[in-house]
Context: one part of a larger RNA
């Protein structure tokens, strides 16, 4: 320069009331605006106390503070079933012996580690200032010991064999989830001597457990032989043959419905200073997801992971001195994470117009998750 640029997205404010020495900015209301596939709500990464509570006001806060993600103190994350180890494996990484190399060391079978992938049991309500499928109520469900009665022959892996998981497009069908409704029911309201009538609000509910539908796949069971499956099989291949079936049977597989959960819950509302306490109706229709049935059906070709849980076999080996399954009971189920934030609390040197996977994403116009105006919600961005 100069009290001058500027105070970081033009979503936007205004008035009472309270606090206080002190209010444009805190709180509280009542209005006005914005966001609304988001500027709402849940989760991974990541951050690490920032989350509540009370109490400060140097600094930090682009101004001003009584306010704060700031500062002092206290509180606060509650799991058999969520997610991780306990289970399994893929890339890749280590790697007994080995092989290879002056030393160091590389490479690499058995293995043994590794999720982002398979397996695998919980839901509904309620509660705290502050956690909750985690506490509580109510209902359940897994796995293990152990006991009680019953029964009466096979049981039995690290080993065989099945089965399991996984790619791409497409086309329909059943639902459900959700919304509407100037339907019907309840409740409140407006008016009224009372009614109709008028405006408003509700009209809800898991997991289990039964029931086995819509639909979906496969020929089924049997005897008898068997050089394959590294030993062995009654198992699984294979080869013969009988029966049932071939518009079907038998089996598997499956959404949703209904009932049961539920004589619970919750709820518009109503009653009380408060604290809490009471609580009504709970049908029907129309429309429908991208979500379930469905890794299924079709369809080509680029030909789309592997192992454990599972189930069948049999081998040591155990078993009429009673095994193994089932049934009820009753007991037990570790460690680790769990608060808060998803953008002012990650990553950009900042309370920075940027970046950051996923899943839920309601009305009205609309082909639509575009677009514009709303609901629930949340903001008005610190002069």
């Nucleotide at each position: 320069a100069a009290g001058u640029a500027g105070c970081g997205a033009g979503a936007a404010a205004g008035c009472a009331a309270g606090u206080u020495a002190a209010a444009a900015a805190c709180u509280u209301g009542c209005u006005c605006g914005c966001c609304g596939a988001a500027a709402g709500c849940c989760c991974a990464a990541g951050g690490u106390u920032u989350c509540c509570u009370g109490g400060g006001a140097a600094a930090g806060g682009g101004u001003a503070a009584a306010c704060c993600a700031c500062c002092c103190a206290g509180g606060g994350u509650u799991a058999g079933u969520c997610g991780g180890a306990c289970c399994c494996u893929a890339a890749g990484g280590c790697g007994a012996g080995g092989c290879c190399g002056a030393a160091a060391g590389g490479c690499g079978u058995a293995g043994u580690u590794g999720a982002u992938g398979g397996a695998u049991g919980a839901c509904a309500g309620g509660u705290u200032a502050a956690u909750a499928u985690u506490c509580c109520u109510g209902u359940a469900c897994c796995c293990a010991a152990u006991g009680u009665a019953a029964g009466g022959a096979g049981u039995g892996a690290u080993g065989c064999a099945g089965g399991g998981g996984g790619g791409g497009a497409g086309a329909a069908a059943g639902g459900u989830a959700u919304u509407u409704c100037u339907a019907g029911c309840c409740g409140g309201u407006u008016a009224u001597c009372g009614a109709a009538u008028u405006c408003c609000g509700g009209u809800c509910c898991a997991a289990g457990c039964g029931u086995g539908u819509a639909g979906g796949g496969a020929g089924a069971a049997g005897u008898c032989g068997u050089a394959g499956g590294c030993a062995a099989a009654u198992c699984c291949g294979c080869g013969a043959u009988u029966u049932c079936g071939u518009u079907a049977a038998u089996c598997c597989u499956g959404a949703g419905g209904c009932g049961u959960g539920a004589u619970g819950g919750g709820u518009a509302g109503g009653c009380g200073c408060a604290a809490g306490c009471c609580g009504a109706a709970g049908u029907g229709a129309a429309a429908g997801a991208u979500c379930c049935u469905c890794u299924a059906c079709u369809c080509a070709c680029g030909a789309g992971a592997a192992a454990a849980g599972c189930u069948g076999c049999u081998a040591a080996a155990c078993g009429a001195u009673g095994a193994u399954a089932g049934a009820c009971a009753u007991u037990g189920g570790u460690c680790c994470g769990u608060a808060c934030c998803a953008a002012a609390a990650c990553c950009g040197a900042c309370u920075c117009a940027g970046g950051u996977g996923g899943g839920c994403g309601a009305g009205g116009a609309g082909a639509g998750u575009a677009u514009c105006c709303u609901a629930a919600g949340g903001c008005g961005a610190u002069u």

Large-subunit ribosomal RNA, domain III from an Oligoflexales bacterium, 383 nucleotides, folded computationally.
The full RNA is in RNAcentral, with records from ENA.